[in-house]
Context: one part of a larger RNA
RNA sequence: UGACGGGGGCCCGCACAAGCGGAGGAACAUGUGGUUUAAUUCGAUGCUACGCGAGGAACCUUACCCGGGCUUGAAAGUUAUGGACAGCUGCUGAAAGGCGGCCUUCUCGCAAGAGACCAGAAACUAGGUGCUGCAUGGUUGUCGUCAGCUCGUGCCGUGAGGUGUCGGCUUAAGUGCCAUAACGAGCGCAACCCUUUUCGGUAGUUACCGUCAUUAGGUUGGGGACUCUACCGACACUGCCAUCGUAAGAUGCGAGGAAGGAUGGGAUGACGUCAAAUCAGCACGGCCCUUACGUCCGGGGCGACACACGUGUUACAAUGGGGAGGACAGAGAGAAUCGAGGUGGUGACACUGAGGCAAUCUAUAAACCUUCUCCCAGUUCGGAUUGGAGUCUGCAACCCGACUCCAUGAAGCUGGAUUCGCUAGUAAUCGCGCAUCAGCCAUGGCGCGGUGAAUACGUUCCCGGGCCUUGUACU
Numbered sequence: 001u002g003a004c005g006g007g008g009g010c011c012c013g014c015a016c017a018a019g020c021g022g023a024g025g026a027a028c029a030u031g032u033g034g035u036u037u038a039a040u041u042c043g044a045u046g047c048u049a050c051g052c053g054a055g056g057a058a059c060c061u062u063a064c065c066c067g068g069g070c071u072u073g074a075a076a077g078u079u080a081u082g083g084a085c086a087g088c089u090g091c092u093g094a095a096a097g098g099c100g101g102c103c104u105u106c107u108c109g110c111a112a113g114a115g116a117c118c119a120g121a122a123a124c125u126a127g128g129u130g131c132u133g134c135a136u137g138g139u140u141g142u143c144g145u146c147a148g149c150u151c152g153u154g155c156c157g158u159g160a161g162g163u164g165u166c167g168g169c170u171u172a173a174g175u176g177c178c179a180u181a182a183c184g185a186g187c188g189c190a191a192c193c194c195u196u197u198u199c200g201g202u203a204g205u206u207a208c209c210g211u212c213a214u215u216a217g218g219u220u221g222g223g224g225a226c227u228c229u230a231c232c233g234a235c236a237c238u239g240c241c242a243u244c245g246u247a248a249g250a251u252g253c254g255a256g257g258a259a260g261g262a263u264g265g266g267a268u269g270a271c272g273u274c275a276a277a278u279c280a281g282c283a284c285g286g287c288c289c290u291u292a293c294g295u296c297c298g299g300g301g302c303g304a305c306a307c308a309c310g311u312g313u314u315a316c317a318a319u320g321g322g323g324a325g326g327a328c329a330g331a332g333a334g335a336a337u338c339g340a341g342g343u344g345g346u347g348a349c350a351c352u353g354a355g356g357c358a359a360u361c362u363a364u365a366a367a368c369c370u371u372c373u374c375c376c377a378g379u380u381c382g383g384a385u386u387g388g389a390g391u392c393u394g395c396a397a398c399c400c401g402a403c404u405c406c407a408u409g410a411a412g413c414u415g416g417a418u419u420c421g422c423u424a425g426u427a428a429u430c431g432c433g434c435a436u437c438a439g440c441c442a443u444g445g446c447g448c449g450g451u452g453a454a455u456a457c458g459u460u461c462c463c464g465g466g467c468c469u470u471g472u473a474c475u
Stems, first nucleotide, its partner, number of pairs: 002474001003472003007469007015459002019422005026314008034305002042053002064300007076125004081119003087102006106115003127289002130287003136283002138278003141274001143272001148187006154163003167178003193266003198234007208223002212221002237260001240254001241252004303441001316415001320374007333362002337356002341352004381412001386407007428451007
């Protein structure tokens, strides 16, 4: 100087407390450990691994295993040689591959030659998801959006170093004010960026429709008012008032205002820490393999199952289940695509097909409301599991897809110790969309809107963090 203390002081955070809803018990989904296996590819392992890399494992992917092939090689470049390229086809084979057959003779150029493509030989390069993240780049997590981390000159100290950055007040903040051997400055904070909420201007098509016609219908004429869209502006600054304060600032069910003290949300992550993570995204040093640790193909595996853990979904019901009728979104997506409507089917779906390259066309929002029924039961709760019959995608659903119909109808009556999230349009609850994608194991991830709470006395305690100070057998 730091670090540490079951030392002290001050302060903060869903840290506790006050509340609401969960997990831990059940079934299933998914990840992991373990075990098993020919293989169950590899990585991630307290917080910061475990619905994580993977935003799509039937083949492919695929890196693993078994078997069958190839060896200048599956791909790319250079150099001879031959041939237009290409196409059709026989035998063998699980395919890859192997052995053949038929057909054709490119473009530019007078020519020489050049070019594109294919085959094949030799050679130089190849190739490796093999090892090392403790050789690395790049990227990322975490402390933590915590308020810190430093520098120049000066001053102090023999020096390491200190001061500044301490003290008082204040702030979300090393934010600011005052004081001051310090005076200034940089990286952070804040602001500048995007979005939400209000108003004005400009512009009205595919959006809108008050007025005037028209219609089944903003359908059409028309309109530029309204909604909305998308561009430019305005607005909020403790600016005004009162109280407290030297000031910074604080308080006020004060005013005005759509919004009030950072309006809400996002992006933005200082110096550094953990030899943290990644050589399997990519790049790269070194080491290793080179008829194999490279590469092609068929099949299997990554999906196993006594068990243990994490994350979720569905429930255990009456604030509910079932039937019928009725209403209201936002944000996104769509041409090998979204598909209205019609017909067939109980249905998944099939056939046909208007419109849409999209403010134009496509997709019933659900919870909710009205009404009928069930009457507390392992039930008209719950839906696992299993049997049968089907639909769709795809070369192919046995291992190992999703969905539909009929039948079946398991556990489960609110969950021990313990533990997690959340402070407002939040929690809880309800549906909708997208990426990946032939299809889908999505209950995941990322978004979107609908309905919409309770509680916070307070900082003694638990956890984490910041500043000052003190002790120290540590540095």
Molecule: small-subunit ribosomal RNA, 3' major domain
Organism: uncultured bacterium